[in-house]
């Protein structure tokens, strides 16, 4: 200096599910139904620490146990741990709105590649 990634920002595209039912003049209140794609929850692989111990304890396993007899198991715990998975708190179920997420500008911070 240039890419790439990172976080806003404008612009485009952007899925799902009752314009539900009941009371009220309305505000609002109550009922069960349904959807995941704001945002939370929860999780694998591994990562770290523990403590436990026949050896090993990364993996395969010996040694031993177990079976459906083809095989299986051969630490145990705590924390850390993605998602468009998962709960459905929260949100939402005509249209607006928001909308993970992509795509595209034009800046940013910064020095992680």
């Nucleotide at each position: 200096a240039g890419g790439c990634g990172c976080g806003g920002c404008u612009c485009u595209g952007g899925a799902g599910a009752a314009g539900c039912c009941c009371g009220g003049a309305a505000a609002c209140g109550g009922g069960g139904a349904c959807c995941g794609a704001a945002g939370g929850u929860g999780u694998a692989a591994g990562g770290c620490g523990g403590a436990c111990g026949g050896c090993a304890g990364g993996a395969a396993g010996c040694a031993g146990g177990g079976a459906a007899c083809g095989c299986c198991c051969c630490u145990c715990c705590g924390c850390c741990g993605a998602a468009u998975c998962u709960c459905u708190c929260a949100g939402g179920u005509a249209a607006a709105a928001g909308g993970a997420c992509a795509g595209a500008g034009g800046g940013g911070a910064a020095u992680g590649c």
The RNA shown here (Glycine riboswitch aptamer) has 113 nucleotides. It was read from a public genome assembly, where an Rfam model found it. Its mean pLDDT, the model's own confidence on a scale to 100, is 80.